[in-house]
Molecule: small-subunit ribosomal RNA
Organism: metagenome
């Protein structure tokens, strides 16, 4: 210090989430040592058992025991006395109020900080003064002698004190009154004189050093008690208080006080947040942060609180007392039922709760307390031990050398690579641990006969020394981005991951598992929990035009801020201070002690805060005094839909009367419903009655908004201008609070022409609670009260100042000039628009701010639950105000950016539509697909772009499917090793055939080992049309031959991007021209290639044949020519080049000329960037995966040819523009040696026979066909039409049975031009005729090429399709087949 996710991509707002530090921690896997800290956050649950407070015999009076002495004597027993010995229950003194737990309670003077106490107390210590005199009566203990199960408790009798009592002395004490002085705001208070009244004691211990004891007075220390300030949450807790708030009198306490209690007063406290509710001990501190803050309050220290729960006081300097009393209540326990005992929040310890926290240790050696003169006793305070990786430090699991690099294991492209100097070996060392030996300090001091003696839990521990051995001693998480760390396998939206984003649906660096890596290390990782990144609560430091945010709008109240010139004070501010305090500890710096470090210790500086004292007076503020500019008054003027009330018109709707008149009117995209022959609509011409005010009419105008619109007249408010006479800051804004407030509801009570929710009909549609149409009621009018809300919008709170202009309007002064009014210029208030600078995410704002500043006052904090409950408060109601959780998601937004899209617009293509001609859709067959079937009917193409498609040819083969029979190094490829010699070839036998067995056969070179070749064994490998076109390469459709897709600098924009490439014309065309912040260029277009159309040149066989000669039945058949057709090669020719006109002096369009061709002359080849995860793994190629006696490979057979049906894409055709029948013209562009195949015969044909010629401009296929001529058919299922079906046949082939094609007899279906719908063409094009040709033993209505005859329309571009450019909107980007 920042990152990750909103999107196709941006930028911006916004929440979520992660990387740090931390912790009284837990939990998972793992632990080798030591040192210094830490350990019940939970149930202030309940607690067994044993310790945590006692001590003084130098206060007192028994009582044992022990020594000593002495009697009396039974010689071991009883008394006596004496005991500076030891032990002791009771009186008495002192302690037990410390120390040690624990936070339940407490929002409080409880803490913290600074002060007050002139309102107060302090045992025991110490300093000073002074004093301790004379008496006295009890009492437990002890005896006795009862009651009780026990606790325990009366009765009687004795006794002592430093135990209790009276009396004396008393003041510098204590208290009353009188006065000084000094002090305070003040008889308040200190000192001090006098006078009165009051009030003590232990001649007790004791070793004569001393320790007590009373009074006063001072210290010192602790305590009590008030203040001021500070530190948690809910306002959806807004009122709260009777001892309350204050006085007097009493009384209380150490000690002020309603602290208690009479009375008298009506008061006290709150929006600066009272009451109530919630929640919690407060601090120093720690923890985090750069801080300023947040969070906390564990261990150490200060302070309060408690002590089983609740109340009380007693003892006492001191409690209302954790291990004291007492009542009351729950528990527990003991009883003999009558009664009793108990209180771990003390150290250990138990149950229990709980994710969870230790030993019923040791020692009083230090240190500290308690009692004592002292020895000393007591001390779960405290030292110390023990359990826990619960944390910080520290150290070790060994160190050098050791391959171009072992083995294992992993990965591979098979070559290698990785683990890795890692191992192993060699040489070493010796920390911890293990062992043997030495062995601390911590100790100061008690006691003493002065010699000396006594004293360490810790602990035989630290420590020091030797021995021995590399030997005992490494895990855990992590590797898809954030974030350091890459790969194999296995799984297959499965098991599972996961802090966000996310990963997993056959090639997961994200699961799991294994090698490798990376962090960390006796620990690591998880979980919780805080802080932090978070400027995401913003004081430092955010924001409200559209992202979440300006309250509809005024009035005004508390407060918040306020003009000039002087003044006073010094609250605030500011400076100075060797000034108090702010404890210690923590944290810093310095140095020191433990081998270091963690710890620990001393110095030192800080401790930003509070409080004294001194100073300054600018600023703010207080107090006085003045000024006009801000703000108001007044005079003068005009504008104006500003509000309220009354009256008044006219236009037009409706409606009602008469009239004229007669079949319809209305009403729609079309219609109906509807009204009308009872007489409607038009139409005249009288009335009624409501409601709204047409032109005028304007980004005109008036108001705070809301909102106002015909005249007239009356009440009324505001603002503006000009003018400076007055007031002399009188503003500014506004929590709460009043009041206004659009439509639509609500009450009552009128009014009701029109128009109209609701309803009722008609349409529209699938449906139509709707748009439409006929009707129609609240309502919309009025007058009175409610209602209080709107996209109440400028989505932009109010005031004040400041900051370029340019151009409209609407009131108004002035000035110029004129006789005057206009224009013109200037000022001042309103409304626009446009723009600089700045602002801003951007888009915009822009003196009318969203600039730049001040002042106020409303709001926001992530979407969604949700303006929702519930509460309250306001309403008649409707509902309005206020306003949340639970859950839930990782986003929701905002502005702009590219693209796609629109039944959005503008401009333009194109057989897209139109206008045309022919077709399919209907019929029969072929042919493809679907579907069914089936053993198998292998397999791929599926919307245009899949269906005569892969397939330019499935009888067998092909073939990939089935069924059978067989093989396993294999039909096929290389190398290898071992053995054998065949092998091909022939014959023979089973068998469908493969194949198997048997016979023959005995091959080539050679250095004679042996190799070529074959076979047989092994092991490597072959093989596979098996699977992924979603792993792929290469092809190849498709938009589309549409005219587009890009880059470089440069410019613009924070950026996605724009610009260029968009404008104007123009083209087929991002083709040219102009013009432009763009210049340029690249890959498309176009040309350049091939072919066709003219013409030239060159060439002249096989191809031509005009002239010339010969010649035949004919015929370039010959000589012969080189013109001419035509072959192929090579050149010309078309460029908007020439003229006109149009246009912009441009591009280009149109019109003419010449010219075979005119404006791209046809046509073909050529297909940018990119889209469709299109399409092929079945053409090849290939990654993965899979099968290996089979998913491979051979072989006979059947299948791909099936067949109720559906589609496609084609033949034939339904007939006279036709059929058949005869005759008789003219092509092109192919092919041909496993071939084409003439003439001749032969058959009714298919065809055979035969076989000249031909490797081809020479032969041969080959007849073109329509067409013309001519004959016949007459409108019909026909002489149309040709399927089906019998028959006999030919060809091809090993073989036509499934399942070939073709003759010929013969038979003669359906079909009479075909629904909705649909498709091809714009010229030599459609249309119709035919001919080659690939494939090919045969097989073609398909495919490809070829030529023959040879048409019709196109007014247009408004729809339909599809596209290209511009331009909008967008909540879409899988991109409208969206969401």
């Nucleotide at each position: 210090a920042g990152a990750g996710a909103u999107u196709g991509a941006u930028c911006c707002u916004g929440g979520c989430u992660c990387a740090g530090a931390a912790u009284g921690a837990a939990c998972g896997c793992u632990g080798g040592c030591g040192g210094c800290g830490g350990g019940c956050c939970u149930a202030a649950u309940a607690c067994a058992u044993g310790c945590a407070a006692g001590u003084c015999g130098a206060a007192c009076g028994a009582g044992g025991c022990g020594g000593g002495a002495g009697u009396g004597c039974u010689u071991g027993c009883a008394c006596u006395c004496c005991u500076a010995g030891c032990c002791g229950a009771g009186u008495g003194g002192c302690g037990c109020a410390c120390g040690g737990g624990u936070g339940a309670g407490u929002a409080a003077c409880a803490c913290g900080u600074a002060g007050g106490u002139a309102a107060u107390c302090u045992a025991c210590c110490c300093c000073g003064a002074a004093g301790c005199c004379u008496g006295g009566g009890a009492u437990a203990a002890c005896a006795g002698g009862g009651a009780g199960a026990a606790a325990u408790c009366g009765c009687u009798g004795c006794u002592a004190a430093u135990a209790c009592c009276a009396g004396a002395u008393a003041a510098u004490g204590u208290u009353g009154c009188a006065g000084a002085u000094u002090u305070u705001a003040g008889u308040u208070a200190a000192u001090u004189u006098g006078c009165g009244a009051c009030c003590a004691a232990a001649c007790g211990g004791g070793u004569u050093u001393c320790c007590g004891c009373u009074u006063c007075g001072g210290a010192a220390u602790g305590a009590g008690c008030c203040u001021g300030c500070g530190g948690c949450c809910c306002a959806u807790u807004a009122g709260c208080u009777a001892g309350u708030a204050g006085g007097u009198g009493g009384g209380g306490u150490a000690a002020a006080a309603g602290c208690c209690u009479a009375c008298c007063u009506a008061g006290g406290c709150g929006a600066c947040g009272a009451u109530g509710g919630g929640u919690a001990g407060c601090c120093g501190g720690c923890c985090u942060g750069a801080g300023a803050g947040g969070g906390u309050g564990a261990u150490c220290g200060g302070c309060c609180a408690c002590a089983c729960u609740g109340g009380a006081a007693c003892u006492g300097a001191g409690a209302c007392a954790c291990g004291g009393u007492c009542c009351a209540g729950a528990c527990u326990c003991c009883u003999a039922c009558g009664g009793g005992a108990g209180g771990c929040a003390g150290c250990a310890g138990u149950a229990g709760g709980g994710a969870a926290u230790a030993u019923u240790g040791g020692a009083c050696a230090a240190u500290g307390g308690g009692c004592g003169a002292a020895a000393g006793c007591c001390u779960g305070a405290u030292c110390c031990a023990g359990c826990c990786a619960c944390g910080c430090c520290g150290c070790g699991u060994g160190a050098g050398c050791g391959a171009a690099g072992a083995a294992g294991c992993c990965c591979u492209u098979c070559g290698g690579g990785g683990u890795g100097u890692a191992a192993a070996g060699c040489u070493c060392u010796g920390u911890a641990a293990g062992g043997u030996g030495g062995g601390a300090a911590g100790a100061c001091g008690a006691c003493u006969u002065c010699g000396g003696u006594c004293a360490g839990a810790c602990g035989g521990u630290a420590c020091c020394a030797c021995c021995a051995a590399a030997g005992u001693a490494a895990g855990c998480c992590c590797c898809g981005g954030c974030u350091a760390a890459c790969u194999c396998c296995g799984u297959g939206c499965c098991a599972g991951c996961a802090g966000c984003c996310g990963c997993g649906g056959u090639a997961a660096u994200a699961c799991g598992g294994g090698g490798g890596g990376g962090g960390c290390a006796a620990g690591c990782g998880u979980u919780a929990u805080u802080c932090g990144g978070a400027a995401u609560u913003a004081c430092u430091g955010g924001g409200c035009g559209u992202a979440a945010a300006g309250a509809g709008c005024g009035c005004g109240u508390a407060g918040g801020c306020g003009g000039c010139c002087a003044u006073u004070c010094u609250a605030g501010u500011c400076g100075c201070u060797u000034c108090g305090u702010u404890a210690a500890a923590u944290a810093c710096c310095c140095u020191g002690g433990c081998u270091u470090a963690a710890c620990c210790a001393g110095g030192g500086a800080c401790c930003u805060g509070c409080g004294g004292g001194c100073g300054a007076u600018a600023c703010u503020g207080u107090u006085u005094g003045g000024c006009u500019u801000g703000a108001g008054u007044g005079c003068g003027a005009g504008a104006g839909a500003g509000g309220g009330g009354a009256g008044u018109g006219g236009a037009a709707u409706u409606c009602c009367u008469a009239g004229u008149g007669u079949a319809g009117c209305g009403g729609u995209g079309a219609a109906a419903u509807g009204c009308g022959u009872a007489g409607g609509u038009a139409u005249u011409a009288g009335g009624a009655g409501g409601a709204a005010c047409a032109c005028c009419a304007g980004u005109g105008g008036c108001g705070a908004a809301g909102g106002c619109g015909a005249c007239u007249c009356c009440c009324u408010g505001g603002a503006u201008c000009g003018u400076a006479a007055c007031u002399g800051a009188c503003g500014c804004u506004g929590a709460g609070g009043c009041g206004c407030g659009a439509a639509a509801g609500c009450u009552a009570g009128g009014g009701g022409a029109g128009c109209a929710a609701a309803c009722g009909g008609g349409a529209u549609u699938a449906g139509a609670u709707a748009c439409c149409c006929c009707g129609g009621u609240a309502g919309u009018c009025c007058u009175a009260g409610c209602c209080g809300u709107a996209a109440a919008c400028g989505a932009u709170g109010g005031g004040c100042a400041c900051u370029a202009g340019g151009u409209g309007u609407g009131g108004c002064a002035g000035g110029c000039a004129u006789c005057g009014a206009c224009c013109c210029c200037u000022g001042c208030c309103g409304u626009g628009c446009c723009g600089g600078a700045g602002c801003u995410a951007a888009c915009g704002c822009g003196u009318u701010a969203a600039g730049u500043g001040c002042c106020c006052c409303g709001c926001c904090u992530g979407g969604g639950g949700a303006g929702u409950a519930c509460g309250u408060u306001c309403g008649c109601a409707a509902g309005a105000a206020u306003g949340a959780a639970a859950c839930u998601c990782a986003a929701a937004g905002g502005a702009a950016u590219u693209g796609a899209c629109g039944g959005g617009g503008g401009c333009c293509c194109g057989c897209a539509c139109a206008a045309g001609c022919g077709g399919u859709g209907g019929a029969g067959c072929a042919u493809g697909u679907g579907g069914u079937u089936u053993a198998a009917u292998u397999c791929g193409a599926u919307g245009c772009a899949a269906c005569g498609c892969g397939a330019a040819g499935a009888a067998c083969c092909u073939u990939a499917c089935c069924g059978g029979g067989g093989u396993u190094u294999g039909a096929c490829a290389u190398g290898c090793a071992c053995g054998a010699g065949c092998u091909a070839c022939u014959c023979u036998g089973c068998g469908a055939a493969a194949u198997c067995a048997g016979a023959g056969g005995u091959u080539c070179c050679u250095u004679c080992g042996g190799g070529a070749c074959u076979c047989g064994u092994g092991a490597a490998c072959a093989g596979g049309u098996g699977c992924u076109g979603c792993a792929u390469g290469g092809c190849u459709g498709u938009c589309g031959u549409c005219a587009g897709c890009u880059c470089g600098u440069g410019u613009c924009g924070u950026g996605a991007g724009a610009u260029g490439u968009u404008g104007g014309g123009u083209u087929a065309a991002g083709u040219c021209c102009c013009g432009c912040a763009a210049c340029g260029a690249g890959c498309g277009c176009a040309a350049c290639c091939c072919u066709u159309g003219c013409c030239c040149u060159u060439a002249g066989u096989u191809g031509c044949c005009a002239u010339c000669a010969g010649g035949u039945g004919a015929a370039g058949c010959u000589g012969g020519g080189a013109a001419c057709u035509c072959u192929a090669a090579g050149g010309g020719g078309a460029c908007u080049g020439c003229c006109g006109u149009u246009g912009a002096a441009a591009a280009a369009a149109c019109g003419g000329a010449g010219g075979a061709a005119g404006g791209u002359g046809g046509g073909g080849a050529u297909g940018a960037g990119g889209u469709c995860a299109a399409g092929u793994c079945a053409u090849c190629a290939u990654g993965g995966c899979c099968c290996u006696u089979a998913c491979g490979u051979c072989c006979c057979g059947g299948g791909c040819u099936a067949c109720a049906c559906a589609c496609g894409u084609g033949c034939u055709a339904c007939a006279a523009u036709g059929g058949u029948c005869g005759g008789u013209a003219c092509a092109a562009a192919g092919g041909g040696u496993u071939g084409c195949a003439a003439g001749a015969c032969c058959g009714c044909a298919a065809g055979g026979u035969g076989g000249a010629g031909c490797c081809a401009a020479u032969c041969c296929c080959a007849a073109a066909a329509a067409g013309c001529c001519g004959a016949u058919c007459u409108c019909a299922g026909u002489u149309c039409g040709g399927a089906u079906u019998g028959g006999a046949g030919u060809c091809u082939g090993c073989a036509a049975c499934u399942c070939g094609a073709c003759u010929c007899c013969a038979u003669g279906a359906a079909g009479g031009u075909g629904g909705a719908a649909u498709c091809g063409c714009u010229a030599g094009u459609a249309a119709u005729c035919g001919u080659g040709g690939a494939u090919c033993a045969g097989c073609a209505c398909g495919c490809c090429a070829c030529g023959g005859u040879g048409a019709a329309u196109a007014c247009g571009u408004u729809c339909c399709c599809g596209g290209g450019c511009c331009u909008u909107g967008u909540a879409c980007a899988c991109a409208c087949c969206g969401c």